[in-house]
Predicted 3D model of an 87-nucleotide RNA (c-di-GMP-I-GGC riboswitch aptamer) from a Planctomycetota bacterium.
RNA sequence: CGUGACAAGGGCACACCGGUCGAGAGGCCGGGUCGCAAAGCCACGGGUCCUCGCCGCGCGAGCGGACGGACAGCCGGGUCACCGAAG
Numbered sequence: 001c002g003u004g005a006c007a008a009g010g011g012c013a014c015a016c017c018g019g020u021c022g023a024g025a026g027g028c029c030g031g032g033u034c035g036c037a038a039a040g041c042c043a044c045g046g047g048u049c050c051u052c053g054c055c056g057c058g059c060g061a062g063c064g065g066a067c068g069g070a071c072a073g074c075c076g077g078g079u080c081a082c083c084g085a086a087g
Base pairs, nucleotide, nucleotide: 001087003084004083011036012035016031017030018029019028020027021026034073040079041078042077044076045075046074047071048070049069050068054065055064056063057062
C1' cells in the first nucleotide's frame, strides 16, 4: 500500500422493556444483545418513512405533496480513525 484472520485488546447495540422529549417519523438516557470491520462522523445523490405547521385540492370531513422533517443499522459518495496475520 492493501486487506479483514475461527488473532489479541477493546468498541457499537436491532427487536423488546422502563424513563423522557416530539404532532409524528423518530431522538436522548438506562436495561437488553439481533447483528456490525467503520453499526464513527456528514443528509451530497438515490431510497424509505412522517405530516403539527406550510403548499395544493375540497363547501366540508378529509385527500395529496415537499421546498419542511426523520433514518448514517437501506444503497452509493465524502471524511476521520484502533488493531494486526496472510499478501